Predicted 3D model of a 348-nucleotide RNA (Bacterial RNase P class A).
RNA sequence: CAAGGUGAACAGACGGCCGCGUGCCCUUCGGGCAUGAGGAAAGUCCGGGCACCGCAGGGCAAGGGUGCCGGCUAACGGCCGGUGGAGGCGACUCCAAGGAAAGUGCAACAGAAAGAAACCGCCGCGCGGUGUUUCGGCUCCGUGCGGUAAGGAUGGAAAGGCGAGGUAAGAGCUCACCCGCGGCCUGGCGACUCGUCCGCGCUGUAAACCCCACCCGGUGCAAGAUGCCAACGGAGGCAAGCCGGCUGCCCGCCGCGUCCUCCGGCAAUCGCUCGAGCUCCGCGGUAACGCGGAGCCUGGAUAGAUGGCCGUUUCAUACAGAACCCGGCUUACGGUCACGCUUGCGCG
Numbered sequence: 001c002a003a004g005g006u007g008a009a010c011a012g013a014c015g016g017c018c019g020c021g022u023g024c025c026c027u028u029c030g031g032g033c034a035u036g037a038g039g040a041a042a043g044u045c046c047g048g049g050c051a052c053c054g055c056a057g058g059g060c061a062a063g064g065g066u067g068c069c070g071g072c073u074a075a076c077g078g079c080c081g082g083u084g085g086a087g088g089c090g091a092c093u094c095c096a097a098g099g100a101a102a103g104u105g106c107a108a109c110a111g112a113a114a115g116a117a118a119c120c121g122c123c124g125c126g127c128g129g130u131g132u133u134u135c136g137g138c139u140c141c142g143u144g145c146g147g148u149a150a151g152g153a154u155g156g157a158a159a160g161g162c163g164a165g166g167u168a169a170g171a172g173c174u175c176a177c178c179c180g181c182g183g184c185c186u187g188g189c190g191a192c193u194c195g196u197c198c199g200c201g202c203u204g205u206a207a208a209c210c211c212c213a214c215c216c217g218g219u220g221c222a223a224g225a226u227g228c229c230a231a232c233g234g235a236g237g238c239a240a241g242c243c244g245g246c247u248g249c250c251c252g253c254c255g256c257g258u259c260c261u262c263c264g265g266c267a268a269u270c271g272c273u274c275g276a277g278c279u280c281c282g283c284g285g286u287a288a289c290g291c292g293g294a295g296c297c298u299g300g301a302u303a304g305a306u307g308g309c310c311g312u313u314u315c316a317u318a319c320a321g322a323a324c325c326c327g328g329c330u331u332a333c334g335g336u337c338a339c340g341c342u343u344g345c346g347c348g
Base pairs, nucleotide, nucleotide: 001344002343003342004341005339006338007337008336010334012313013312014311015310016309017308018307020036021035022034023033024032025031026030038319042330043329045328046327047326048325049324050220051219052218053217063216064215065214066213067212068082069081070080071079072078083097084095085094086093087092098211099210103209104208105205106204107203119152120151121148122147123146124145125144126143127142128141129140131138132137160178161177163175164174165173179201180200181199182198183197184195187192224270225269226268227266232264233263234262235261236260237259241258242257243255244254245253246252277296278295279294280293281292282291283290284289
C1' cells in the first nucleotide's frame, strides 16, 4: 500500500425568527418558563410485566414449542464462556448439534443389487461341440448347477482401508498397520477428551413418522376500570306512588306509559408512563452479569405535537416517526474511528 477480519461510538452542532404537543405559573382571553422520537420508534417473530376470563391442588392425555455443556437473567427460542462439527491460507465465521444398537417409512434417476445383492468378470463340477493327442488328458466355444464381494460397471452412498498370508478362485478367513463405534482407563463440574488395553465392523435419512427429556391455560390497552350528567337503544319487574282500562266510587285485577333494576351507549375520565429506569464511580467475575455508592427525571398525543425559513460551521446527507410498558431477535441504512487482528506485495 492492497485485500480482508473483529469491535465501537455517532446519527450534525450553534445562533435568529415563526409555529405545534404536554406540564407549571402569571394573569388574561394573551403571555412567560420548562420539556418534546429511534438505533432501529419498523417486522410483530420470541420472552415477560399488567389487565380480564378460565382454573381447588396434583397428575395423565391431546396439541404446540424447545433440544451439546456450564453459567447469566424476572424470563426467553436471548446473551456469555466452553465442547464437537463444518468453511476459510489466515484473522475469524457458521451450526434446531438428543436418539438411526426401540419400531415404521423412504432412498428419485442410474444400477444386477440400496440391510440387501452375482450383470460382466474369476473359479470348480457336469453336459454338448471343437482342435490336438503319447488316448491319461489338454486348448477353445456354448450351456446347466454351484462358489466368489478381489477386479469392472452404476451411484451421494455398494458390507471399513491397505499390504501380506491363505485359497480352486476369493473373502477380517488369519495377521500387522490405519480408520470408525462401544467399554474400561486419564483429565474435566460437564459437553467432551487422553491412552502401548479389551470387544465389535453397524448404509444414509428424525426442519419423515416416531422415541426420550424439559417447557407451555386463553385473550390482548379497541385489555380493563370509574359513573356526575344529557339524549338514545335493548332486556327484565309491577312491591309502592302517579297515569290509563275494567267501572261512577271503594276493594281487586290488568296495561307496563311514568317509574325501578340491569346492560349498552360516551373519541368522557382513569389505565398512561418512576421504570427488571438513566448517567458516573468503586468492587467481584475471563465474560454475560451482579453488588454497593452518588447524582438525575427523560414524549404521553387521540385526527394524533416533535416542524419551517435564514445565517455560520469547507458539506449537512442515509434508513426512518412513539400510540400500554420492558428484555431480546430479525430486517432497513449513512459516513467515521480503533485494533499489541490476518494475508499478500513493495521498501529499509
The coordinates come from a structure-prediction model, not an experiment, and the mean pLDDT is 75.
Rfam family: Bacterial RNase P class A. Rfam links the family to the GO terms tRNA processing, ribonuclease P activity and dimeric ribonuclease P complex. Rfam classes the family as a ribozyme.